[in-house]
Context: one part of a larger RNA
RNA sequence: GAAUCCACGCUGGCGGCGUGCCUAACACAUGCAAGUCGCACGAGAAAGUGGAGCAAUCCAUGAGUAGAGUGGCGCACGGGUGAGUAACACGUGAAUGAUCUACCUCCGAGUGGGGAAUAACUGAGAGAAAUCUUAGCUAAUACCGCAUAACACUUACGAGUCAAAGCAGCAAUGCGCUUGGAGAGGAGUUCGCGGCCGAUUAGUUAGUUGGCGGGGUAAUGGCCCACCAAGACGAUGAUCGGUAUCCGGCCUGAGAGGGCGCACGGACACACUGGAACUGAAACACGGUCCAGACUCCUACGGGAGGCAGCAGUGGGGAAUUUUGCGCAAUGGGGGAAACCCUGACGCAGCCACGCCGCGUGGAGGAUGAAAUCCCUUGGGAUGUAAACUCCUUUCGAUAGGGAAGAUAAUGACGGUACCUAUAGAAGAAGCCCCGGCUAACUUCGUGCCAGCAGCCGCGGUAAUACGAGGGGGACAAGCGUUGUUC
Numbered sequence: 001g002a003a004u005c006c007a008c009g010c011u012g013g014c015g016g017c018g019u020g021c022c023u024a025a026c027a028c029a030u031g032c033a034a035g036u037c038g039c040a041c042g043a044g045a046a047a048g049u050g051g052a053g054c055a056a057u058c059c060a061u062g063a064g065u066a067g068a069g070u071g072g073c074g075c076a077c078g079g080g081u082g083a084g085u086a087a088c089a090c091g092u093g094a095a096u097g098a099u100c101u102a103c104c105u106c107c108g109a110g111u112g113g114g115g116a117a118u119a120a121c122u123g124a125g126a127g128a129a130a131u132c133u134u135a136g137c138u139a140a141u142a143c144c145g146c147a148u149a150a151c152a153c154u155u156a157c158g159a160g161u162c163a164a165a166g167c168a169g170c171a172a173u174g175c176g177c178u179u180g181g182a183g184a185g186g187a188g189u190u191c192g193c194g195g196c197c198g199a200u201u202a203g204u205u206a207g208u209u210g211g212c213g214g215g216g217u218a219a220u221g222g223c224c225c226a227c228c229a230a231g232a233c234g235a236u237g238a239u240c241g242g243u244a245u246c247c248g249g250c251c252u253g254a255g256a257g258g259g260c261g262c263a264c265g266g267a268c269a270c271a272c273u274g275g276a277a278c279u280g281a282a283a284c285a286c287g288g289u290c291c292a293g294a295c296u297c298c299u300a301c302g303g304g305a306g307g308c309a310g311c312a313g314u315g316g317g318g319a320a321u322u323u324u325g326c327g328c329a330a331u332g333g334g335g336g337a338a339a340c341c342c343u344g345a346c347g348c349a350g351c352c353a354c355g356c357c358g359c360g361u362g363g364a365g366g367a368u369g370a371a372a373u374c375c376c377u378u379g380g381g382a383u384g385u386a387a388a389c390u391c392c393u394u395u396c397g398a399u400a401g402g403g404a405a406g407a408u409a410a411u412g413a414c415g416g417u418a419c420c421u422a423u424a425g426a427a428g429a430a431g432c433c434c435c436g437g438c439u440a441a442c443u444u445c446g447u448g449c450c451a452g453c454a455g456c457c458g459c460g461g462u463a464a465u466a467c468g469a470g471g472g473g474g475a476c477a478a479g480c481g482u483u484g485u486u487c
Stems, first nucleotide, its partner, number of pairs: 001487004007482004013359006020351001021317001026315003030312003035073003040070002048061005080270003090194007099187003104183008112146001114144002121136006152161003166175003196242003203233003208230004213225003245267004249260004272293005295306004323349001325348003331345001332343004362392004372383004396428001398423005406414001431476001433474003436457003442471005452459002
């Protein structure tokens, strides 16, 4: 000098675009953050309103609506965090003749005929609750056989094995379903190379290293198991210990290099802690399940409920980090044939000078130069064209009026916003640090090795340009200065 996820002190007019718990991966009140489909299926209210009736009540409508249930798809995306991890985790380049792939696209074939249940519901019962037991009824694109069976699978090459579902429509047809092939996108696995510190860590290893045969997996493999052999790694640093997500990139620097990995993008890992599997095309699953633990809450003491490292927000910690906002209008995602529904993703707004950028706080004229203050050799000098005064302008701001694009026929949260016009008036808008040298900028008074300053050298003990104040000056400017960190 440059930089910063900054913080602190003093100060503070406006706008645009960004950023905003670096600490306790500490604990969390409350609300919201993943649903949707009646064109898969069975069942199906109530309030209200109208009518009948003396009334109880009944009928119609509300409505095949609401709310549930079976079933399908989604919930593995999107969002958060960086605890762990020194590892094929990541980056890069290869391999997969060792593999999988729902939805989507293209191509081929098929879609025949049956069956048995079950939730919802009703009855009975248990419980404080969470919830559960039992008897009975019922549907399906839920479930199970049969048939058919190839370009699929298995094979001892003789053969054997495996499927389906309907719905909407008057219909045409459309959307589906089953089974193959190809693609696209995605994923798994393997390998070469690359990127931290410590030798005051020198030896490490028994499923360890390899083989054979099995099991398991979508798939290779000690991944697991039985048997056999005795190997495997290591000063080119094994093992152990410490630290740490990695990268594109960011900062600095002429570069080489050094430092960093916040925001944005890609990958990985995690979801109270530890373990496990289930479902599924894919999870060993943040807002799923089970077990154990710690913690919190409810309880009728028998037993239950919970997981903000989602968005807001609270307490705590800390030098320190925001609103319990608006909207699905746009972009994107899920479901649906669609209408549409959901979406704290996202789009916006709010707060903070936290950063970058831009603008303003007026312009021109105006004295041998007012007043005031400071200095003084008392002559004068400085602040200083500065002010006053004259003329002018109105950015920003204020007030009033108009008023978008973003949307493609409709639909705009932002927002009466941006922007435009008019009106008035210099009006509402300057501080902070420094002035001994480095380093731009000097004097007076006070103080007297005191009070204090200080980045380094060093100032201060009676004339201090170095402390404190006044005047003057210098640098930057809605900021300035300081601390920390990096080059």
RNAcentral holds the full RNA, with entries from ENA, Greengenes and SILVA. A computed fold for a 487-nucleotide part of an RNA from an uncultured bacterium, annotated as small-subunit ribosomal RNA, 5' domain. The coordinates come from a structure-prediction model, not an experiment, and the mean pLDDT is 88. Rfam family: Bacterial small subunit ribosomal RNA.